Predicted 3D model of a 74-nucleotide RNA (transfer RNA) from Rhizophagus sp. DAOM 213198. The coordinates come from a structure-prediction model, not an experiment, and the mean pLDDT is 81. The RNAcentral record of the sequence draws on ENA. It matches the Rfam family "tRNA". Rfam classes the family as a transfer RNA.

RNA sequence: GCAUCUUUAGCUCAAUCGGAUAGAGCGUCGGUCUUCGAAACCGAAGGUUAUUGGUUCGACUCCAAUAAGGUGCU
Numbered sequence: 001g002c003a004u005c006u007u008u009a010g011c012u013c014a015a016u017c018g019g020a021u022a023g024a025g026c027g028u029c030g031g032u033c034u035u036c037g038a039a040a041c042c043g044a045a046g047g048u049u050a051u052u053g054g055u056u057c058g059a060c061u062c063c064a065a066u067a068a069g070g071u072g073c074u
Base pairs, nucleotide, nucleotide: 001073002072003071004070005069006068007067010026011025012024013023019057028044029043030042031041032040050066051065052064053063054062
């Protein structure tokens, strides 16, 4: 330099190949329980879906550019 893949909550990942409120586990916080803690149970907070633009009635999903990272080739 070229090709290709990935980017969603603090972390690891879903989201039926465009359809209506973006969810789960772990973690964090609060409560119940306990002499205290752990475990268990109940609940809550936490997201500009990497960024910008485009297509569409409608985009995490499709297109383009940019950024970061992985792999292969020269």